[in-house]
RNA sequence: GCCUGUAAAGGGCAAACCGUCCGAAAGGGCGGGGCGCAAAGUCACUGACCUACGUCCGAAGAAGCGCCGGAUAAGGUGGCAGGGCUGCCAGG
Numbered sequence: 001g002c003c004u005g006u007a008a009a010g011g012g013c014a015a016a017c018c019g020u021c022c023g024a025a026a027g028g029g030c031g032g033g034g035c036g037c038a039a040a041g042u043c044a045c046u047g048a049c050c051u052a053c054g055u056c057c058g059a060a061g062a063a064g065c066g067c068c069g070g071a072u073a074a075g076g077u078g079g080c081a082g083g084g085c086u087g088c089c090a091g092g
Base pairs, nucleotide, nucleotide: 002092003091004090005089012037013036017032018031019030020029021028022027035079041085042084043083045082046081047080048077049076050075054072055071056070057069058068
C1' cells in the first nucleotide's frame, strides 16, 4: 500500500418516535431515544428521489389579484446508487 470483516478489545455514529427551535414546504439544528451501521466519517461532483416560497404557463374573469391545475431548484435527502478525499481495530 492492497484485500477481507466470522470472532474480540476499546470505542464511535444514531432510524422511528417525543420535546423544542428554524423553514413556505421538503427538510434541518439541539436534547431525549435506539432501529440499525465497518465508513451511518466527509464532499451535493453524476444519477435518482423529495419539496415548490418565488417565477412562468394554463384555467376562470370585462380586467387585475386570489383560489385551482401544470412546469421549474436557485431548496433538500450522504441512513438512495455511483464517484472523490480521509480513517480505528483484527486477520491475510